[in-house]
RNA sequence: ACCGACAAGGGCAAACCUGCCGAAAGGCAGGGACGCAAAGCCAUGGGUCUAACGUCCGUUAAGAACUAUGACCGCCAGGCAUCCGAAA
Repeated sequence: ACCGACAAGGGCAAACCUGCCGAAAGGCAGGGACGCAAAGCCAUGGGUCUAACGUCCGUUAAGAACUAUGACCGCCAGGCAUCCGAAA
């Protein structure tokens, strides 16, 4: 470097519930754990989703919680950074 134990110490937190924000996708906080060795970060490529418009497969993106941004990195790639150390 790769790899990933029924290892050690830790970490994150799906569905669902409550409150708040958003037109929505969805987000934030608390509870809660289905799972995760990057389920840490970045919307760069693909993908999915929301809304408006039009020629129907294209264009565009309105604001708040909270700085910002259409949303999602817990869909797949790519990039950056990274705890531990058995076996092979």

Source information:
Predicted 3D model of an 88-nucleotide RNA (c-di-GMP-I-GGC riboswitch aptamer) from a Bacillota bacterium. It was read from a public genome assembly, where an Rfam model found it. The prediction has a mean pLDDT of 79.